[in-house]
Context: one part of a larger RNA
Molecule: small-subunit ribosomal RNA, central domain
Organism: Muribaculum sp.
RNA sequence: UUGGGUUUAAAGGGUGCGCAGGCGGAGGCACAAGUCAGCGGUAAAAUCGCGGGGCUCAACCCCGCUCCGCCGUUGAAACUGUGUCCCUUGAGUGCGCGAAGGGUAGGCGGAAUGCGUGGUGUAGCGGUGAAAUGCAUAGAUAUCACGCAGAACUCCGAUCGCGAAGGCAGCCUACCGGCGCGCUACUGACGCUCAUGCACGAAAGCGUGGGUAUCGAACAGGAUUAGAUACCCUGGUAGUCCACGCAGUAAACGAUGAAUGCUAUCUGUCCGGCCGGAAUGACGGCUGGGUGGCACAGCGAAAGCGUUAAGCAUUCCACCUGGGGAGUACGCCGGCAACGGUGAAACUC
Repeated sequence: UUGGGUUUAAAGGGUGCGCAGGCGGAGGCACAAGUCAGCGGUAAAAUCGCGGGGCUCAACCCCGCUCCGCCGUUGAAACUGUGUCCCUUGAGUGCGCGAAGGGUAGGCGGAAUGCGUGGUGUAGCGGUGAAAUGCAUAGAUAUCACGCAGAACUCCGAUCGCGAAGGCAGCCUACCGGCGCGCUACUGACGCUCAUGCACGAAAGCGUGGGUAUCGAACAGGAUUAGAUACCCUGGUAGUCCACGCAGUAAACGAUGAAUGCUAUCUGUCCGGCCGGAAUGACGGCUGGGUGGCACAGCGAAAGCGUUAAGCAUUCCACCUGGGGAGUACGCCGGCAACGGUGAAACUC
């Protein structure tokens, strides 16, 4: 490279936006670049292939023919392409409804925790498998009142909702974003994907400044143990929180890239619409979008997947090619650093 693959065997980029590139809906007309056909030119010989011949065969040698490619010319017009006209089903817009824990900022609330002050009250509290360290007669624990601080929002709560992913949950307000349904009014292919790039990106970590109630790496002490640099206990710094800036990784998982079309059903649930049901409702039917559970065909090594595909197809991107060495070394790029990205080989089995 060809071929084959990527849920779990090696392999889907953490996620989005998107330039270049690749690919692209229905109809008419034109052109003829790709495509196809005829003719001509060129394509050295040898070699290769095919047919035949000569050395007893073969290797070897000889004769003939063909191939591919390129160029020119004359045509064909289904497909691709280009130009033009046109269409509405893809895509978008408008109008009317609707749901949500989507985002940002500000304000407010109660419970719990800790601390402070005061009251009551007295000898223990706390902790464990059992203890001890620790706290407490300078009055603790418990309990009542008042106050302060920081952080998180019980129940509702649900294979429930929203978001591209990370993620998002007390209540209210403002601003911002996306989505669904209905009407088919408008535009008329405006689309899909996307290397490089740009942006977002849990936790931990870093810088500067604040804050510090709880919890709590490190650390100290008490236990346990043969030891115990642990598991358990008492404390406790960084951190956990906020603002701004950096970092850019995760089992960033559905271990399943995105988009489109097609292919039996049944059942639960969330959000719309229509119809029936005495006017409202429960309920039933149909229909659109999500989110779950079974399951036919089919697929799969199996486990399993199965209209939310891992089925049948098409387009585009990413990635894999035995284990270890190794996500290491070197170089380069990025970073304040930590480190991240890219990413080998020798050797060995």